Predicted 3D model of a 242-nucleotide part of an RNA (large-subunit ribosomal RNA, domain VI) from Chaetoceros cf. neogracilis. The coordinates come from a structure-prediction model, not an experiment, and the mean pLDDT is 84.

Context: one part of a larger RNA
RNA sequence: CAUUAAAAAAUUGAGAAGAUUAAACCCUAGUACGAGAGGACCGGGAAAAGUAAACCUAUGGUGUAUCGAUUGUCACACCAGUGGCAUAGUCGAGUAGCUAAGUUUAUAACAGAUAAUCGCUGAAAGCAUCUAAGCGAGAAACUGACUUUGAGAUUGAUUUUUUAAAAGACGUAGUAGAAGACUACGUGGAUAGGCUUAAUGUGUAAGAGCUGUAAAGUUUUUAGCAAAUAAGUACUAACCUC
Numbered sequence: 001c002a003u004u005a006a007a008a009a010a011u012u013g014a015g016a017a018g019a020u021u022a023a024a025c026c027c028u029a030g031u032a033c034g035a036g037a038g039g040a041c042c043g044g045g046a047a048a049a050g051u052a053a054a055c056c057u058a059u060g061g062u063g064u065a066u067c068g069a070u071u072g073u074c075a076c077a078c079c080a081g082u083g084g085c086a087u088a089g090u091c092g093a094g095u096a097g098c099u100a101a102g103u104u105u106a107u108a109a110c111a112g113a114u115a116a117u118c119g120c121u122g123a124a125a126g127c128a129u130c131u132a133a134g135c136g137a138g139a140a141a142c143u144g145a146c147u148u149u150g151a152g153a154u155u156g157a158u159u160u161u162u163u164a165a166a167a168g169a170c171g172u173a174g175u176a177g178a179a180g181a182c183u184a185c186g187u188g189g190a191u192a193g194g195c196u197u198a199a200u201g202u203g204u205a206a207g208a209g210c211u212g213u214a215a216a217g218u219u220u221u222u223a224g225c226a227a228a229u230a231a232g233u234a235c236u237a238a239c240c241u242c
Stems, first nucleotide, its partner, number of pairs: 001152001005163007015149004021049001025045003033038001050107006059100004066093005071086006110144003117137004168242002170186005191237003194233005200226003207220005
C1' cells in the first nucleotide's frame, strides 16, 4: 500500500517450515535350535549418549566499582577517617541480568496408502500360476498424526462485540529494541525515579569505653554499607495539550 465504514477480539486452514537419531543392558531364556561349541526370532521393560527448544529453582561461570582486605604514592594542615592514581592497582566474596558444563521437556504412540518381497482365490492354457478380473501382508522412506507459521489463499474466507469515532503526536518506561516497530502507563495514575520495609550480598562500620609499652584485641555490634530484586507509598516527573 491492499483488504474491512472504523476499532477490538476470536476462528477456519489452502500452503510453508521443523522434528521424526540411536539403543547398551535386563526379562522371556541359557528356552527354541544344535552332537557340542554356541545361541535366537517374536514380545515386554529400558539407562547412558546424540540433537533441539525453553529456562535460571538448585550446581557453577561472569558480574569494570555491591561489600570487605591490602601495597606504593598524592591530597584533604596534622592524628584518626576518607578520596584520587597505579590493568577494575592487587586480592577475597558476590545480587539482578546474561549464561552451560546446569535444570526441564521433546525426539512418543498410532493410522493410511505403498516399495522390494511374501501370499489367497484364479483363468487365459481342464494342469500349473501372487494377476489377467478380485482380495491380503509388508519399510527409519511417502501421506497424516506432533511443533511452529499461515486469508497478499486475487476463489483475497468466517464469527462476535462496540461505535461516530479512531489513530497518531507528546511524555514516564520496558516483558521490547540498531532505527522504525512492539508492550505497559499518563493524576479516575504505581509507568519510572525517590522514600520506607523486606529479600539478598558483604562480614561486625565510624565514634567512644575497656585491656595492652605497642602492633593490636575486645564491648557497643550478626553491626555498618549496598547495583539491577519484591511489596508499599503520589514526594518528583508522566503537566498543559496538539